The RNA shown here (transfer RNA) has 72 nucleotides and comes from Clostridiales bacterium Firm_11. Model confidence (mean pLDDT): 82 of 100.
């Protein structure tokens, strides 16, 4: 350089245009002689950045930023 792909909670992933969610993990309570195991609640997300498009945007479009594959 060219042309794809990924970017969401502390970590691994959902969610194809109308209220952000799940597993593990973290907190507190149950239960236990204590811990683990199970149960039952809760906190954690400016959805990589910056615009557009719409009543309405993680989503669709455009640029950029990281990271990764091909090709040269």
């Nucleotide at each position: 350089g060219u042309g794809g792909g990924u970017a969401u909670a502390g970590u691994u992933c959902a969610g194809u245009g109308g209220u952000a969610g799940a597993g593990c993990g973290c907190c507190a309570g149950a239960u236990u002689g204590u811990g683990g195991c199970u149960c039952u609640g809760g906190a954690a997300g400016u959805c990589g950045u910056g615009g557009g498009u719409u009543c309405g945007a993680a989503c669709c479009c455009c640029a950029c930023u990281a990271c990764u594959c091909a090709c040269c």